[in-house]
Source information:
The prediction has a mean pLDDT of 79. The RNA shown here (c-di-GMP-I riboswitch aptamer) has 78 nucleotides and comes from a Deltaproteobacteria bacterium. It matches the Rfam family "c-di-GMP-I riboswitch aptamer". Its family is annotated with cyclic-di-GMP binding in the Gene Ontology. It was read from a public genome assembly, where an Rfam model found it. Taxonomically the source falls in Myxococcia (Bacteria, Pseudomonadati, Myxococcota).
RNA sequence: CUCCAACAGUAGCAAACUCAGGGUGACUUGAGGACGCAAAGCCAGGAGUCUCAAUCACGAGACAGCCCAGUUAAAGAA
Numbered sequence: 001c002u003c004c005a006a007c008a009g010u011a012g013c014a015a016a017c018u019c020a021g022g023g024u025g026a027c028u029u030g031a032g033g034a035c036g037c038a039a040a041g042c043c044a045g046g047a048g049u050c051u052c053a054a055u056c057a058c059g060a061g062a063c064a065g066c067c068c069a070g071u072u073a074a075a076g077a078a
Base pairs, nucleotide, nucleotide: 012037013036017032018031019030020029021028022027035065041071042070045068046067048063049062050061051060052059
């Protein structure tokens, strides 16, 4: 110097559920709420699941808190 990341600290995010709104729908936004999270930050490239339409074939959309990849960030014992 690089890699890994325990403890501690500084912050951070927010599952299920409830209420209100948007959407044909998957789902999503806000508020409350915390199951949990070292990327539970971003990202729809891969794979996967789901929705709508079609049904010879072709298409459009949703999911990042399943995984892989890309990208950015804080601390650093063994």